[in-house]
The part of an RNA shown here (large-subunit ribosomal RNA, domain VI) has 267 nucleotides and comes from Candidatus Multiplicimicrobium inquinatum. NCBI's taxonomy places the organism under Bacteria, Pseudomonadati, Candidatus Omnitrophota, Candidatus Multiplicimicrobium. Model confidence (mean pLDDT): 88 of 100.
Context: one part of a larger RNA
Order: sequence, then structure tokens, then C1' cells
RNA sequence: CGUAGGAUACUUGAGGAGAGCAUUUCCUAGUACGAGAGGGCCGGAAAUGACGAACCGCCUGUGUACCUGUUAUUUUACCAAAAGUAGCGCAGGGUAUCGGUGUUCGGAAAGGAUAAGCGCUGAAAGCAUAUAAGCGCCAAGCCAACUCCAAGAUAAGGUAUCCCAACCCUAAGGGUUAAGAAGAUCCGUCGAAGACUACGACGUUGAUAGGUAAGAGGUGGAAGUGCCGUAAGGCAUGUAGCUGACUUAUACUAAUUGAUCGUUCGG
Repeated sequence: CGUAGGAUACUUGAGGAGAGCAUUUCCUAGUACGAGAGGGCCGGAAAUGACGAACCGCCUGUGUACCUGUUAUUUUACCAAAAGUAGCGCAGGGUAUCGGUGUUCGGAAAGGAUAAGCGCUGAAAGCAUAUAAGCGCCAAGCCAACUCCAAGAUAAGGUAUCCCAACCCUAAGGGUUAAGAAGAUCCGUCGAAGACUACGACGUUGAUAGGUAAGAGGUGGAAGUGCCGUAAGGCAUGUAGCUGACUUAUACUAAUUGAUCGUUCGG
């Protein structure tokens, strides 16, 4: 810009993309077959591998704004307690998140038309012949089926709902005043959405983010004081103290005030 008014939702599916895998074991059955050795078709069941998707309850990794231990050194006058620097100084753990080595699931079944192949009926050609007319069976392959995208599918589809003044002259139609609908955007607070954009949530009729409170989870027993010990240190107070992202609650802070686009019933 188009989709012959403007919007908001929900859709149909022309078309496109993806997927499509393999192996082992068991039953049928030590049966058919075979002198024996050996050993089935068909059918049924259970596993496994690779590949793919989703997810994070479990396992495992990450986790430089979480906790702890500890070395050297500097500083806070000193003790104690802390902070800085040394690859996050090093080391032990670890929430959220994001992952896999973890978990769950997938390939299917049933259908249509066929290939090679196998047939029925059957003439040309009194026979024969699956073919000439006609009618069947049959593949991991083809078309659908399964998952996803999809009306710029310009043949631009469908359904539902919402919105669009007053006056004057008028045959159509035109003019003048005012006003700016539904809806959308800007702007702001944000997001398991994201390069930007887009998408999604919210904007006081509010839990969108921060803060605060409580909790979960993590760490692992704070400081101070008391007691014990010559001391290093230990014990008690005390599942202590601290705690990023998680959960819930709560308007304390910030989403203020506003602006813009979009018209008047539609060739």
C1' cells in the first nucleotide's frame, strides 16, 4: 500500500515445512520342513540404540550481587570484629535461571491410488490368453492421515461483536458550524518475550516492577556475653546469624498529567 467504511476477537485451509529409522529377545514352536545337523513363514508381545520434541519433580552441571572456611598483606589507633587486593585470592557448598549426562513423550494404527509381481472373467483367434472391454490383490515408496506455519490464497475467504453529529438550501446533491467514535499508538512500570523491532502483562477502578513483611530454599551454628582450658581452642545462649533471582501478602515508591492517529453510514 492492497484486501471498496473503520475496528476488535475467533477461525476455514489453497499451499508449504517437519516427521517417517533400526536392532535384539520371547511366545506361537524346537512346531512346519529335514535322515540328522539345524530350523521357519504368518501372527502376537516386550525391550534397546540412534534421532527428535518438551520440561526441570529426581540425578547432574552452571550459578564472579548467596553462605561458610582459610593463606599472604594493607587499612579501620590497639584487642576483638570487619573491609580492600591477590584469576571470584584459594577452597567447600548452593536458590532462581539456563542446560544434559536427567525425566516424559514421538516414529504408529486404520485408508486411497499404484510399482515390480499375482489373479478373475474374457474375446480378437470356436482353443488358449491377467487385457483388448470389464473386475481384484499387493510395498519402508506416492496421496491423504500425524505435528507446525499459513488469506499478499491479489480468486486477498468466513463468523461474531463494536463504532460513526447538528443545522440550512434541496430532485439528486451541496454547504456551514462545531465536534474526533469504536479502536490504536506515543509515553511509563515490566516479562520464563527479545539483537533492534516484534510479542505478552500492567498503568491508581492498579499487585506491573522496586521496597517492606512473612515464608520457601541455601549456608551451617553469627556478633556480644558467660563458663571450661596455661594455651591453641571448646561449650552454652541458639536449627543461631546471614541470605540474589523463588512464593504469598502489602499501594510505601514509580507506572503522573497528557499528546497523536483514526471520522460522520461507506464506488